[in-house]
Context: one part of a larger RNA
This record gives sequence, C1' cells and structure tokens, in this order.
RNA sequence: UUGGGCGUAAAGCGCAUGUAGGCGGUUGAUUAAGUCGAGUGUGAAAGCCCUGGGCUUAACCCAGGAAGUGCGCUCGAAACUGGUUAACUAGAGUACGAGAGAGGAUAGCGGAAUUUCCGGUGUAGAGGUGAAAUUCGUAGAUAUCGGAAGGAACACCUGUGGCGAAGGCGGCUAUCUGGACCGAUACUGACGCUGAGAUGCGAAAGCGUGGGGAGCGAACAGGAUUAGAUACCCUGGUAGUCCACGCCGUAAACGAUGAGUGCUAGGUGUCGUGGGUUUUGACCCCUGCGGUGCCGGAGCUAACGUAUUAAGCACUCCGCCUGGGGAGUACGGUCGCAAGGCUAAAACUC
Repeated sequence: UUGGGCGUAAAGCGCAUGUAGGCGGUUGAUUAAGUCGAGUGUGAAAGCCCUGGGCUUAACCCAGGAAGUGCGCUCGAAACUGGUUAACUAGAGUACGAGAGAGGAUAGCGGAAUUUCCGGUGUAGAGGUGAAAUUCGUAGAUAUCGGAAGGAACACCUGUGGCGAAGGCGGCUAUCUGGACCGAUACUGACGCUGAGAUGCGAAAGCGUGGGGAGCGAACAGGAUUAGAUACCCUGGUAGUCCACGCCGUAAACGAUGAGUGCUAGGUGUCGUGGGUUUUGACCCCUGCGGUGCCGGAGCUAACGUAUUAAGCACUCCGCCUGGGGAGUACGGUCGCAAGGCUAAAACUC
C1' cells in the first nucleotide's frame, strides 16, 4: 500500500464554524471533457508466445506471424458523470404567529447556615474519637439571647425533568442576547452535505498582575494508630478555591459509539407544541410533529449486547487503527511566562 476494521479486543479529533477539495434533488434543451463504438497511425530491434527452417539433437541461430491490454488523430453515439442554458419545489433557507427552557452576558436584590467581633445571661468544662491526645477554656470557653461584619454557596421545588455544539448550566428580579420546537400561509429556487489546513470555544488543576479571603483545604506542623505510618482518623493550617483581565488547551473531555441523508415490527413512560372528541375536570381517550427514557422483534454482533435516539440496511465526506514493551518517550520542529502541550521515531527485546 491493498484488504479488513474503529461501543467493550488497536482505532471517532473534546466540540463547533468554515477555506480548498470530495460528493450532491426533479424536468427539458444543448455540448461532447469523462464514457462507449468504428477506422487509422504509432507502440524500434532483440526477448516472451505461435508456425516453419538450419547446425546429427538440444542449448543456440534464422524467417514469418501474433501479441504489446497503451498513446495520438479522424468519424460517430448521447443513456450516465461533467459543462452551458431554461424551468421546478419534495432538500435548504427567509418572513409571520404562539408557547417552553438551570442556554449565554451584565447589574441589582434576598433568606438560611458557618466563622469572627461587640454586648447580656451563665459556670466548668468544651472539642474530638473505635478509644484517646494534640487543641480551646476561670484573662470566663462550650451553651443561650441580642447586635454587627464579611465571604462563599443557593436547602425544599428537583424529576433516567429542561437547555446548550461540546465543556457545561440551578435563589429572585431587570436589561441585552443565541439556538431549537410547533402552527398556518407566502416567498427564494439546490442557495445543500462533509470538511485536509485554518479559526473560535473548551471542566478541574496550574501560571501572570491586581483585588478578596467566611467555610473548605494540597503542602506543612502537631496528636493518634502502627513493627514502621512520610497514610487512612483527629487538631490546626499556607497556596488554592472567589472576582477582574490575560495565559494554559488538557480529562475515563464517555454514549469509551464522527457528521449528514433515506429506509426497516412493536409496547410503555415522560417533556414541548398542535389537531380531534368531550360532561369544561389540575381530566380522560384518539392522533400528528419535535425531544428524552425503559422494554423488546427481525437484523447485526466473538459474545456481552444493540435494536426508528442502531451497533440494522445503504450512500457521501472527514478522522483514526495495523502485535506487546521500548513510548505518547528521544531527537527535530512549533506553541507556551513556566508547568508543559502538539507533532512523533528507532535501536533493542518478548
């Protein structure tokens, strides 16, 4: 490379936007680049293959033929692909109406709780544990009542509930703002899908500058436990956790399942929104569209399982894999303030 693969064996980029490229709906006309047919030229000689001949044979040599699946030119065909043109509306999109939502950003507000401080009551313990001790407390702790400060997180509602491309998003209110869904018409007329590079977003931890610091809490200190205990348990506690701006760019970034389109039995929940029925009830029943769960058939699968939210049947495009270790390492390049990230071998060994 071919082939075969990528839920769990190696393998789906963390996610999106999108350039080049690849692929692309229906009808008519036209063109003839691809495609197909015919003719013609060429495809050196030798060799290979076939026929015949020459050395006694063979090897070898000679003559003729075929082949050389290719390329050029000419003529022709027009179904398919491509080009041009005219049209269409089933893909895609726009306008209009209605509702749902922890979608995002900013500002303000709220109550519970923890801690600290001040004051009152009050007295000898309190904490903590398997048991203890370190620790706090007669300089009045713990408990309890009143007041104040400050930071962080938002109990119940809360739900295999909702929203978002993913990361993720949860007190309340306001402002700004993105997306999806449903309904009925009108409009545009293939405007689409994917997407190498590229660009943006991207948990936690970490980094820079400046704030903030209640609780928690790496490191660290002490007390226990233990043979030891650089741990698990306890008492403290610094970075950090929070905010602003700027970096980092990684995760079991998981559904371990790339995106898009079409097709292929059912049953039962739930969310949003329509229609029908109706005794107007926060109802019940039937039904459509869009999400989200469970069960299950065919099929698929090594099995487990999956099964209209496919891992089924097909098509398009991208990414990735190729025995284990060495190694996601070295070297080089590139990005980063650094930590490190991305790209990515080989020797050797089993």
Predicted 3D model of a 350-nucleotide part of an RNA (small-subunit ribosomal RNA, central domain) from a metagenome.
Its mean pLDDT, the model's own confidence on a scale to 100, is 88.